[in-house]
């Protein structure tokens, strides 16, 4: 530091409270004596199940739960084992059908949020302009020849100005690209290298994935090993949905027994066999019951008892099966039944717990003296006295089998990291 | 005891099928209006959306688990 299990303070006196199992008594009845008497969660009521009523619980339709394999059980959403993901140095903990059927959402921000598309950027081609070179033409100032000049001729020489071209740039259109960019929780595989106008699984090699297909090994979830197919396929189903299982409803205040208590009061709405209505709960079929009556509202009237009830998928012990959950055998044992609702509460001892003094042993910054050791004071641990505290969560209500939530505590068996010793 | 509803400011309640949504009205503060209060006008503050835990990028909403309140049931 992770995970499991076990316990929930013992006991004695003397007073209560409950039940009624045994034992005297008794006509019942009472409670004399002896037994018994709250939990790991009795809680929350979250699921599963027995039991009861409704029909031996019957058909689609809605609705609800579950949800990798395998087992285990009366049943489960629950254990148990194993698989695959993520996560932690580890022990060890969390999750688990389907998103390449369909629909629907993805705010903001970003060019773009899901049949992908193009804002910036890159490329390619046409237009226009603007610069700079190059060729044509056109040719001024100037130079030269020839003459005494000039005008004309010739040579040089090239401003300027058209035209053509070629390079860049800039803006428009047309196309082609998705490598880059920057939001984002998420951007349509990565990385390298070819290739191209630029680029891109376009192509290649190597990685991750997906789908098929073959062989192993495992009941199986899957594992491993190899071929092919550039197939690159976002997220959310605790969104609607889709696949598969599984679920009839209400619940002991159900459900039955008996006593009491009025008897059928008003009002309304149905209906009287073409059938109201009731099992019936959300609907439809179906089916059973079943009448001149039914149902809702207001009023009145009783609001006691016994049973359901505690022997049960029990408990404990020893033995086999299986890794384990868990199931078979044999022995033994009875272990709460209360109804406004017991299971208390004094005193003692002894256990905690928390204080306070003593004793012991291990460690001890710092500060002072510095020759050394010790005391003290401070943690820790352990024994001892004393004193205070009655002491964790909490209290059965037809019953079990989980799950979750609640606990001050102590003890038990491994197990995992760090120190520090050899 | 059994079963159902519900829990958002001071008080009543909205808040659809999860995103720029935390709001209405009453009540409080502060300003204007009046001589002066009151209506009346403006302007403003107020929340752990009962707690915690999960799903999800993202929870007042969807899903677990406690709390609490309120009906209904012989």
């Nucleotide at each position: 530091g992770g995970a499991g299990g076990a316990u929930a303070a013992a006991u004695c006196a003397a007073c209560g409270c409950u039940u009624a199992c045994c034992a005297g008594g008794u006509a019942a009845g009472u409670g004399u004596g002896g037994g018994g008497g709250a939990g790991g969660a009795a809680a929350g009521u979250c699921c599963g199940g027995g039991c009861u009523c409704c029909a031996c619980a019957g058909g689609g339709c809605a609705g609800g739960a579950c949800g990798c394999u395998g087992g285990g059980u009366a049943a489960c959403g629950c254990c148990c084992a194993g698989c695959g993901g993520g996560g932690g140095c580890g022990a060890c903990c969390c999750c688990g059908g389907g998103a390449a059927a369909g629909u629907g959402c993805c705010a903001c921000a970003g060019a773009a949020a899901a049949c992908a598309g193009a804002c910036c950027g890159c490329c390619c081609g046409g237009c226009a302009c603007u610069u700079a070179c190059u060729u044509u033409u056109c040719a001024a100032u100037g130079g030269g020849a020839a003459u005494a000049u000039u005008u004309c001729u010739c040579c040089u020489g090239g401003a300027u100005a058209a035209a053509a071209g070629u390079a860049a740039g800039u803006g428009c259109c047309g196309g082609g690209u998705a490598a880059g960019g920057g939001u984002g929780a998420a951007a349509c595989g990565g990385u390298g290298g070819g290739g191209u106008a630029a680029g891109a699984g376009c192509c290649c090699a190597c990685c991750a994935g997906u789908u098929g297909c073959c062989g192993c090994g495992g009941c199986g979830a899957c594992g491993c090993g190899g071929c092919a197919a550039g197939c690159u396929u976002g997220g959310c189903a605790a969104a609607c949905c889709c696949c598969g299982u599984c679920c009839g409803g209400a619940g002991c205040a159900a459900g039955g027994c008996c006593a009491a208590a009025u008897a059928g009061g008003a009002a309304g709405g149905c209906g009287c066999u073409u059938g109201a209505g009731g099992c019936c709960g959300g609907c439809c079929c179906g089916g059973c019951c079943g009448a001149a009556g039914c149902c809702u509202u207001c009023g009145g009237g009783u609001a006691g008892g016994c049973u359901g009830c505690u022997u049960g998928a029990g408990g404990c012990c020893g033995g086999g099966a299986g890794c384990a959950a868990u199931c078979c055998c044999g022995g033994u044992c009875c272990c709460a039944g209360a109804u406004g609702a017991a299971u208390g509460a004094u005193g003692g001892c002894c256990g905690g717990u928390u204080u306070u003094c003593c004793c012991c042993g291990c460690a001890u910054c710092g500060c002072c003296c510095c020759u050394u050791c010790u005391a003290a004071g401070u943690g820790c641990g352990g024994g001892g006295a004393g004193a205070a505290u009655u002491c964790a969560c909490a209290g059965a209500a037809c019953c079990c089998g989980g799950c979750u939530u609640a606990c001050c505590g102590u003890c038990c068996a491994a197990c995992u990291c760090c120190c520090g010793u050899u | 005891g059994g079963c159902g509803a519900g829990g958002u400011a001071g008080c009543u309640c909205a808040g659809g099928a999860g995103g720029u949504c935390a709001g209405a009205g009453c009540a409080u503060g502060c300003g204007g209006c009046u001589c002066a209060u009151a209506u009346c006008c403006g302007c403003a503050g107020u929340g752990u959306c009962g707690g915690g835990g999960g799903u999800u990028c993202a929870a007042g909403u969807c899903c677990c688990u406690c709390c609490c309140u309120c009906g209904c049931u012989a």
This is a predicted complex of two RNAs, RNase P RNA and transfer RNA, with 496 nucleotides together. Its mean pLDDT, the model's own confidence on a scale to 100, is 75.